[in-house]
Parts: sequence; C1' cells; structure tokens
RNA sequence: GGAGUCGGCCAGACAGCCGCCCCGCUUGCGCGGGGAGGAAAGUCCGGGCUCCACAGGGCAGGGUGCCAGGUAACGCCUGGGCGGCGCGAGCCGACGGAAAGUGCCACAGAAAACAUACCGCCUACGUCCGCAAGGACCGGCAAGGGUGAAAAGGUGCGGUAAGAGCGCACCGCGUUCCUGGUAACAGGGACGGCACGGCAAACCCCACCCGGAGCAAGGCCGAAUAGGGGGGCGAUGGCGCGGCCCGCGCCGCUCCCGGGUAGGCCGCCAGAGGUGCGCGGCGACGUGCAUCCCAGAUGAAUGGCUGUCCUCGACAGAACCCGGCUUACCGGCCGACUCCACCA
Repeated sequence: GGAGUCGGCCAGACAGCCGCCCCGCUUGCGCGGGGAGGAAAGUCCGGGCUCCACAGGGCAGGGUGCCAGGUAACGCCUGGGCGGCGCGAGCCGACGGAAAGUGCCACAGAAAACAUACCGCCUACGUCCGCAAGGACCGGCAAGGGUGAAAAGGUGCGGUAAGAGCGCACCGCGUUCCUGGUAACAGGGACGGCACGGCAAACCCCACCCGGAGCAAGGCCGAAUAGGGGGGCGAUGGCGCGGCCCGCGCCGCUCCCGGGUAGGCCGCCAGAGGUGCGCGGCGACGUGCAUCCCAGAUGAAUGGCUGUCCUCGACAGAACCCGGCUUACCGGCCGACUCCACCA
C1' cells in the first nucleotide's frame, strides 16, 4: 500500500420566535424541567403484572433437542465439543435415537435391503468329444464395466483356475477396558472378519419444559333518568281477587341497600432502570459503592417559521412494561485481528 474478518458507535448541528403533551411551583399572569428509536416495526419466542381455573399423579396435545454455564425466563446469550467451508483472521450447522417397531427410497438399474447378476471373469475339480491344441456340459465368481443421490466396508499385499475378509497390514465399524476432561468428546490397548445402506424437517421412541386469557387485563368513584330489593308509616284510604270477613297483591309517603349506563380516576412509568468506578469470572454475567430521573397521551403531544454552517441527511414513529430474535436502513467514524506485496 492492497484485499479481507470481527466488534462497537453516530443517525444533520447550533440559535431565535410561535405552538402542542406531561410534571413541579404559583391566587393569577407566568416561571422552571422533560418530551420517540436502534430498530418505537413484525408480534415470532420468553418473563413480569392482572383476572379466571386448579389436591396429587397420569393420558392427550404442543414445544425444545451435542455438552457445560448465564438468566426472572427463553427457541436468547457465553464458553467448549463434533461436522462442514476458508491459506488465514473467522464463518455456518433442527447437531438425541435407524441394534424397539412401522413406513418410504422417484427415474435409471440385475439388484434400493430376506440381496442380486445385464455386460463380464474363470475352466482347476467332474463328465463327454478330440491324437493334440482345444471345444461342449456340469459349474464357480462378484475383481472390472455399466445404472443411480445412494450398490452390501475402503486401500494395498498375499492367495486363487478366476475370485472373494479367504488370510494379513493400515483405515473405518462394533464390543470391551484404560487414560484425560464436570461433560459433550478425545487419545490409546485388547478382541471381533463385518454383523449395522439412507431418511426421524416420515410416523414413532427417549429426555426435559408447558393451565387459559390478556391493559378493551383488572380495580375504584359514580350521577340525571328509568328500574330493582328491604324496613317503617298511614283517616284503616283507593283499586284488584271475592257474595262478605280474614288474607294476599298493587297504588301513596318516607328511610336504607345494592347493580349498572354516561363520565371521571387508578393501573401508567423509579425500573429484572441508566451511567461511572472497583471486585469475581476466559466470557455471557454477577456483585459493591457513588450518581442520575430519562415520554406517559386517551381523538391521542413531539410541530411550524427564520438565520448560520456542512459532506444536504437513510429506515422509520411510543400506547402496560421488560429480555431476546428477525426484518428495514443514505452515509460515515473508531478499535482489534488476518492474508498478500514492497522497503528498512
């Protein structure tokens, strides 16, 4: 100097005037303070909070799925293992079980899992023909070719008529033991001649987790008007049932109670909170001290005008809160690291 990898950050700036929402002070005029985001988004996952349901356990259903840790919790994060990609920094991975059972494996191909033989290889043994070379039969084989995404362990040597785990070595696989590691796993020894093709994002099995609904949750105050329940009063009044009395019901006055509508209030923003420093930890994170208060609306605010400057400004706007994930995004800054070339 070039090419890259990972992590973090900014998201026009400043000023004046006029407005909007909230809070505090104020009799009032007014004054002071605060006012969108890294994703406020999608509403995909987890939790808080609220109401409802619920003895325990099981079944069904759903989710998660290498190991360890973090956390309120998670499908998130951190560290590690294994596999794949990259020269590398680094990146990616639904990554439990196919020896419990069932099922599927298109086309091609002999055969797709109880193995099999299209081309091919062999003619030793046995029989026959032939003087012989050789041929025919009876047979043997799965090395090579071919098909396929995948072909019944792989490579090599020996062996053989040709072959074959038929024998051996290494690799793979299985069983078992030892060592290291919390574990996933890794390394090594012995034995086994191979028994076990792939698919669980097919059913399924195993382990663990999971009650439902959501701030229009839920709670409080509460009229006018209409209506409901209970008590008392009344010249023993009026009306209805009835032939009459008793009785019952309704009407009147009065007191008390409760439900609900309009409306108002709470929930509602001091919190698993931010920042700085210290300590523990590789880290995610935890913890101590100090310090800060940082939207809270309910027709729902965050805007308009002007001036100066620049590189002329992306995606996008809260509505109960928080932790994640994912998606969108003009331009730019910082740090760590890798590879290549050159110079000293």

The RNA shown here (Bacterial RNase P class A) has 344 nucleotides and comes from Sulfurifustis variabilis. Its mean pLDDT, the model's own confidence on a scale to 100, is 76. Its Rfam family is "Bacterial RNase P class A". Rfam classes the family as a ribozyme. The model forms 95% of the base pairs in the Rfam consensus.